A computed fold for a 687-nucleotide part of an RNA from a Minisyncoccota bacterium, annotated as large-subunit ribosomal RNA, domain II. Its Rfam family is "Bacterial large subunit ribosomal RNA".
Context: one part of a larger RNA
RNA sequence: GCCAACGAGUCUAUAUAUGCAGCAAGCUAAGGAGGUAAAGCUCUGGAGCUGUAGGGAAACCGAGUGUGAAUAGCGCGAACUAAUGUUGUAUGUAUAGGACCCGAAACCAAGUGAUCUUUCCAUGUGCAGGGUGAACCUCCGCGAAAGCGGAGGGGAGGCCCGAACCGGGUGGUCGUGCAAUUCCAUCGGAUGACGUGUGGAAAGCAGUGAAAAGCUAAUCGAACUUGGUAAUAGCUGGUUCUCUCCGAAAUAGCUUUAGGGUUAGCGUUACGUGUUCCCUCUGGGGGUAGAGCACUGAUUGGAUCUUGGAUAGCCUUAACGGGCGCCAGACUUGUCAAACUCCGAAUACCAGUAGGUUAAUAGCGUAGCAGUUAGACUACGGGCGCGAAGGUCCGUUGGUCAAAAGGGAAACAGCCCAGAUCUCAAAAUAAGGUCCCUAAAUAUAUACUCAGUGCACUUAAGGAGGUGGAAUUUCCUCGACAAUCAGGAGGUUGGCUUAGAAGCAGCCAUCCUUUAAAGAUAGCGUAACAGCUCACUGAUCUAGAGAUUCCGCGCCGCAAAUAAUCGGGGCUAAGUAUAUUACCGAAUUUGAGGACUGUAUUUAUACAGUGGUAGGAGAGCGUUCCUCUCUGCGUUGAAGGAUAAGGCGUGAGCCAGUCUGAAGCGUGAGGAAGUGAGAAUGUUGGC
Numbered sequence: 001g002c003c004a005a006c007g008a009g010u011c012u013a014u015a016u017a018u019g020c021a022g023c024a025a026g027c028u029a030a031g032g033a034g035g036u037a038a039a040g041c042u043c044u045g046g047a048g049c050u051g052u053a054g055g056g057a058a059a060c061c062g063a064g065u066g067u068g069a070a071u072a073g074c075g076c077g078a079a080c081u082a083a084u085g086u087u088g089u090a091u092g093u094a095u096a097g098g099a100c101c102c103g104a105a106a107c108c109a110a111g112u113g114a115u116c117u118u119u120c121c122a123u124g125u126g127c128a129g130g131g132u133g134a135a136c137c138u139c140c141g142c143g144a145a146a147g148c149g150g151a152g153g154g155g156a157g158g159c160c161c162g163a164a165c166c167g168g169g170u171g172g173u174c175g176u177g178c179a180a181u182u183c184c185a186u187c188g189g190a191u192g193a194c195g196u197g198u199g200g201a202a203a204g205c206a207g208u209g210a211a212a213a214g215c216u217a218a219u220c221g222a223a224c225u226u227g228g229u230a231a232u233a234g235c236u237g238g239u240u241c242u243c244u245c246c247g248a249a250a251u252a253g254c255u256u257u258a259g260g261g262u263u264a265g266c267g268u269u270a271c272g273u274g275u276u277c278c279c280u281c282u283g284g285g286g287g288u289a290g291a292g293c294a295c296u297g298a299u300u301g302g303a304u305c306u307u308g309g310a311u312a313g314c315c316u317u318a319a320c321g322g323g324c325g326c327c328a329g330a331c332u333u334g335u336c337a338a339a340c341u342c343c344g345a346a347u348a349c350c351a352g353u354a355g356g357u358u359a360a361u362a363g364c365g366u367a368g369c370a371g372u373u374a375g376a377c378u379a380c381g382g383g384c385g386c387g388a389a390g391g392u393c394c395g396u397u398g399g400u401c402a403a404a405a406g407g408g409a410a411a412c413a414g415c416c417c418a419g420a421u422c423u424c425a426a427a428a429u430a431a432g433g434u435c436c437c438u439a440a441a442u443a444u445a446u447a448c449u450c451a452g453u454g455c456a457c458u459u460a461a462g463g464a465g466g467u468g469g470a471a472u473u474u475c476c477u478c479g480a481c482a483a484u485c486a487g488g489a490g491g492u493u494g495g496c497u498u499a500g501a502a503g504c505a506g507c508c509a510u511c512c513u514u515u516a517a518a519g520a521u522a523g524c525g526u527a528a529c530a531g532c533u534c535a536c537u538g539a540u541c542u543a544g545a546g547a548u549u550c551c552g553c554g555c556c557g558c559a560a561a562u563a564a565u566c567g568g569g570g571c572u573a574a575g576u577a578u579a580u581u582a583c584c585g586a587a588u589u590u591g592a593g594g595a596c597u598g599u600a601u602u603u604a605u606a607c608a609g610u611g612g613u614a615g616g617a618g619a620g621c622g623u624u625c626c627u628c629u630c631u632g633c634g635u636u637g638a639a640g641g642a643u644a645a646g647g648c649g650u651g652a653g654c655c656a657g658u659c660u661g662a663a664g665c666g667u668g669a670g671g672a673a674g675u676g677a678g679a680a681u682g683u684u685g686g687c
Base pairs, nucleotide, nucleotide: 001687002686003685004684005683006682011097012096013095014094015093016092017091018090019089020088021087022086023085024084025050026049027048031044032043033042034041054061055060064076065075066074067073100238101237103235107228108227109226110225111224112223118202119201120200121199122198123197124196125195126194127192129161130160131159132157136153137152138151139150140149141148142147165189166188167187169186170185171184172183204220206216207215208214241620242619243618244617245616246615251264252263253262254261255260265372266371267369268368269367270366271365272364273363276362278356279355280354281352282351283350284349290343291341292340296337297336298335299334301332302331304330305329307328308327309326313324314323315322316321375401376400377399378398379396380395381394382393383392384391406417407416408415421594422593423592424591426590427589428588432584433583434582435569436568437567441581443580444579445578446577447576448575454571455570462556463555466553467552468551469550470549471548472547473546474545475544483540484539485538486537487536489513490512491511494508495507496506519534522533523532524531595610596609597608598607599606600605601604621676623673624672625671626670627669628668630666632665633664640660641659642658643657646655647654648653
């Protein structure tokens, strides 16, 4: 891992609701008697309980009572309308119990452990070999002495090196191991606070500890065993047959509350009410969007006004003062506001003996049972954030998902279309599409784009004689624009400055003349001149030329890791824009045939409906046992097992046939449950 078997809402008491049954006031309990193979059962037993009256804490009073001084007021009742009561039983639910099942870490009690290990006690035992050479002693020498030196002996030490022995620092190995701590290499101690044998002592809030919360039998921040014990678990997991009807919530208040509860909201079932729902119309109040500046504030400009204030600063004046400037104000001009409003919608909300649709359905009330209280994205209006987020928090009782399949968006819970009762194979369509993959237009008309732009969405500021369209305007056959040829002069090297300054370093001025035209010069150039162009003019030539603005589609800006993409192929349309006509396209709609639910009635028709998680309600299938029944079936073969093929049922399932098997089993009506497995790191067994 697979297979098989086992495996989870039970029982008791009380309360309550609903169904059914008995009696009307209802019912007996314990006990007793009878009876039986056993039990069910029959007869007693009125003790007691419920009901017939409530209020009050109670005394107590009583259709009233409590509060209170009250004959007041108020609370709860009675009255009115209208419902019945009680007992049993079944089902739903609540409460108390292990209370649907499995699951802690823990807590407490009584015991068992020191053959591991820690410390201690008693008694034994072990430590190759080598080195160093303390005290002390002897001898010799020196010395007056104290003492000093030398030689020899001696053999101390938590001394040195290093086996046994003890250890476990470093690296490797191993890491389903040789091993629940090993192996290899290397390393520390190795006469000591040493190692070790045997026996003994100390224990669970306790021991022992050269102290690491170490160790106390592979268990230690409180051992192990059994018991309390089915501890508790607002937590996780699991919770077993079928079909039918309806169908949520992820919100609010409170909560030592926030992943839990409780009440309300939203679901369902029963009963009641009977249009109260909804739409339109009519009548209302409002201060949002917008807008505005009349208030409150913010705020731009004015050679504006001087109306006021202040003399901070600057200029000027001998001074007084004057001119700027500053603050405030007025006028005018241009703006802004969630906490501004002279104004002011659309919606929404409230009301209506108004009108209308629906009657297959809404609303409301009472009662039983719930679940939900982690929501997600999307659209719009907002707060926070960066007008970031697949961000976060509200609103629109918006939409979808959740709890919704189908078609489209390549793929894609929340987007677009559309809500699957079943079967059939056709038609009409939605969104979206129609070259091939791939169903349907290589459709039509008119434009644009040349960038593979583009063919889903999406990428800026800025730049450019890309290209198309629209508009305004200037010049032009008295010849424009471009091109070519020619001229572009004189006073004069203007004055100043300067070493120089001659159109062209700089300052000032910028005239006059000849002209078709020509600047006291727009640029290059020289040390300064010179030189080359320009403006301006003529000729040649001949028809349009130039400027500005707006719009469409493109270009650059634009750098990433597969060639790595428009879904792909590929496409110059099969791209983009506008318009048109066909077609394809879904579980939608229509058609044919069934099933079920509801309502209505003419009772077999009509109409409407039948996605669904949590959940509510209804109807069934199957398993084991008991009673009665068929006075059923069975060795002429029961149960069980195998089988793809037959029949019945929407389904759970049921009935045949054949083989196997070898002794029991079923129908119908009731009753009772150890009553249905695929999941629980489920339990046991097998492989």